[in-house]
Context: one part of a larger RNA
Molecule: large-subunit ribosomal RNA, domain IV
Organism: Minisyncoccota bacterium
RNA sequence: UCUCGUUAAGGAACUAGGCAAACAAGCGGCCGUAAGUUAGCGAUAAGGCCUGCCAAUAAUGUCAAAGUUAUUGGCCGCAGCGAAAGUAUGCUUGGCGACUGUUUACCAAAAACACAGGUCCCUGCGAACCAGUAAUGGGAUGUAUAGGGGCUGAUGCCUGUCCGAUGCCAGAAGGUGAAAAAUGGCUGUCUUAUGUCGUAAGAUGUAAGGCUGACCGUUCUAAGCCCUGGUCAAUGACAGCGGUAACUAUAACCGUUCUAAGGUAGCGUAAUUCCUUGUCAGGUAAGUUCUGACGUGCAUGAAAGGUAUAACGAUCGAGCAACUGUCUCAACGAGAUGUCCG
Numbered sequence: 001u002c003u004c005g006u007u008a009a010g011g012a013a014c015u016a017g018g019c020a021a022a023c024a025a026g027c028g029g030c031c032g033u034a035a036g037u038u039a040g041c042g043a044u045a046a047g048g049c050c051u052g053c054c055a056a057u058a059a060u061g062u063c064a065a066a067g068u069u070a071u072u073g074g075c076c077g078c079a080g081c082g083a084a085a086g087u088a089u090g091c092u093u094g095g096c097g098a099c100u101g102u103u104u105a106c107c108a109a110a111a112a113c114a115c116a117g118g119u120c121c122c123u124g125c126g127a128a129c130c131a132g133u134a135a136u137g138g139g140a141u142g143u144a145u146a147g148g149g150g151c152u153g154a155u156g157c158c159u160g161u162c163c164g165a166u167g168c169c170a171g172a173a174g175g176u177g178a179a180a181a182a183u184g185g186c187u188g189u190c191u192u193a194u195g196u197c198g199u200a201a202g203a204u205g206u207a208a209g210g211c212u213g214a215c216c217g218u219u220c221u222a223a224g225c226c227c228u229g230g231u232c233a234a235u236g237a238c239a240g241c242g243g244u245a246a247c248u249a250u251a252a253c254c255g256u257u258c259u260a261a262g263g264u265a266g267c268g269u270a271a272u273u274c275c276u277u278g279u280c281a282g283g284u285a286a287g288u289u290c291u292g293a294c295g296u297g298c299a300u301g302a303a304a305g306g307u308a309u310a311a312c313g314a315u316c317g318a319g320c321a322a323c324u325g326u327c328u329c330a331a332c333g334a335g336a337u338g339u340c341c342g
Base pairs, nucleotide, nucleotide: 001336002335003334004333005332006331007330009328010327013326018323028050029049030048031047036041038154052075053074054073055072056071057070058069059068060067076080089321090320091319092318093317094316095315096313097312101113102112117152118151119150120149121148122147123146129138130137131136155308156307157306158305160238161237162236165235166234167231168230169229170228171227174226175225176224181219182218183217184216185215186213188211189210190209191208192207193206194205195204196203197202239257240256241255242254243253266300267297278294279293280292281291282290
């Protein structure tokens, strides 16, 4: 140092935290069992008592037994599920997640993921979607009560306002609108005819006809965009200032500015609250935590769902009982390892 065992008095004073340890219960029988509740649960809730052996009687059982149950009397011990193994501590109250399940193989098991349920979008079948350059395959030997995708996440009560912006869907009157095509010009070049100058070679024009181009215009023109509507369980957003009641305070009320519309029901110092150990109440002798209220919400809020919720949880808080070497405060014993001596 490690692994165990025992301990006076106290009993969580330890500590971030009852971590670890300890206690109780434990198998069976009898009695008994609250709030709440989705009526299934909660529940083995909690809590109390009994348990051996001998004899008798009764019932049951059987063909007869074995056995089982009940009652009465008796016997022994400290102790009767008499050993061993194995084997729930319980109660109260909150947060989160409905639940069983899944996960970071080897530091995280959870409030994360999934889930049944809800809702939206896409898809008419050679489906959408996914893999692949393709062939092809999956979807599916399925066919909208099917398949794919997004969000939410049992259940109860609910899910408010805003389409101005962004996205998506629909529309086609107008605007814009590419390449290609057509067409005109211009450039370059060729042919033919011809004018002017020149003795000539040649120079410079005009007209017609070809071809040509990283050139310029015109005509025609798709989607898209502009535009017109719709759509929020699409992305998102959901104000300010001033005044006013016969104590004070407050403001149902009024005015005004801006906005697409100004946060509804709920919940609320919260897993969200900076100020903050907010204020009040409860619990304690004493409570930055906890519970219940209040609301002045720095910076809550309705499927990135809101709120409530029985049951469930190796979940995270708070309290109580029991229990203990966690502690006051340490002691002794057993075994092992290391070290030292030998």